[in-house]
Context: one part of a larger RNA
RNA sequence: CUGGGCGUAAAGCGCAUGUAGGCGGUUUGAUAAGUCUGGUGUGAAAGCCCCGAGCUCAACUUGGGAACUGCAUUGGAUACUGUCAGACUAGAGUGUCAAAGAGGAUGAUGGAAUUAUGCAUGGAGAGGUGGAAUUCAUAGAUAUGCAUAGGAACACCGGUGGCGAAGGCGAUCAUCUGGGUGACAACUGACGCUGAGAUGCGAAAGCGUGGGGAGCAAACAGGAUUAGAUACCCUGGUAGUCCACGCCGUAAACGAUGAAUGCUAGACGUUGGAUAAUUAUUUUCAGUGUCGAAGUUAACACGAUAAGCAUUCCGCCUGGGGAGUACGGUCGCAAGAUUAAAACUC
Numbered sequence: 001c002u003g004g005g006c007g008u009a010a011a012g013c014g015c016a017u018g019u020a021g022g023c024g025g026u027u028u029g030a031u032a033a034g035u036c037u038g039g040u041g042u043g044a045a046a047g048c049c050c051c052g053a054g055c056u057c058a059a060c061u062u063g064g065g066a067a068c069u070g071c072a073u074u075g076g077a078u079a080c081u082g083u084c085a086g087a088c089u090a091g092a093g094u095g096u097c098a099a100a101g102a103g104g105a106u107g108a109u110g111g112a113a114u115u116a117u118g119c120a121u122g123g124a125g126a127g128g129u130g131g132a133a134u135u136c137a138u139a140g141a142u143a144u145g146c147a148u149a150g151g152a153a154c155a156c157c158g159g160u161g162g163c164g165a166a167g168g169c170g171a172u173c174a175u176c177u178g179g180g181u182g183a184c185a186a187c188u189g190a191c192g193c194u195g196a197g198a199u200g201c202g203a204a205a206g207c208g209u210g211g212g213g214a215g216c217a218a219a220c221a222g223g224a225u226u227a228g229a230u231a232c233c234c235u236g237g238u239a240g241u242c243c244a245c246g247c248c249g250u251a252a253a254c255g256a257u258g259a260a261u262g263c264u265a266g267a268c269g270u271u272g273g274a275u276a277a278u279u280a281u282u283u284u285c286a287g288u289g290u291c292g293a294a295g296u297u298a299a300c301a302c303g304a305u306a307a308g309c310a311u312u313c314c315g316c317c318u319g320g321g322g323a324g325u326a327c328g329g330u331c332g333c334a335a336g337a338u339u340a341a342a343a344c345u346c
Stems, first nucleotide, its partner, number of pairs: 004317003007300002012314001014201004021194003025088007033081002035077008049065006091191001092188003095184004103177007110154001115149007125136002162169002206247006215241002220236004258313006266291009276281001295302002319346003328339004
């Protein structure tokens, strides 16, 4: 290479956009590059293979044939692929109408709660736990009421509900803005799919500069527990959590399931449209769930949202450990990320 695989055994890049490349709908004509077929030339000899011959046989030697699956050139075929020209509308896109949504960005506003502070009431405890103590409190705590300040998060609605490519998105209003869906079938006419490199986005933590800081809370301190307790429990508490700008680029980034297209019983929910009849609900499109036919699977399970049946393209795997490590390269302020071995060993 051939071959076998990737939900859980090793294996789907975290996600997208897209360059090269690969692949590509229906139809007519031309061409004849790929493809198929014939001729010619060449494909040294020896060797291999087949049929003979010669050494007493064999090895060996030798005659003839076949083969040399290739290359070049030439004649022809035209289904398929390619190329060129023309046409089409089922893929793709545009348009018109309609409705849904925590999709994104910016700004403004709101109430509940926690905390702090002030004033008032009040007068001995409060906190906390399995039980306690550290802690707070007659310099008036806890509790109750009013007021003020500030930050963060948005109860109910809320739903295997919705939106987004993924990460993710949840108070209200306004402005700007992306995507998808249904109906119509007016327009373009294959404009498509995938995608090595590349580029962008990418939770949390972490980093840089400047703000902010209510609550929570790594580190840290104290109190307990315990044989010990660098923990679990308790009282405190700093980074951080929040904002702006810039880095980082990783996660059990999970559906542990790459993207796209077509095909293969149904039943029961649910979201957003359309549809008919009208209130039994029907049909249909796009999502989102449960169960299940055929089929698949080592089993578990999957089953039109496939892990079924097929096609195209990409990524990845090849015994365990050493090791996602060393070295080198690239990136980063750093932390580190990425690419990625071997000796040795079982």
A computed fold for a 346-nucleotide part of an RNA from an uncultured Alphaproteobacteria bacterium, annotated as small-subunit ribosomal RNA, central domain.
It was read from a public genome assembly.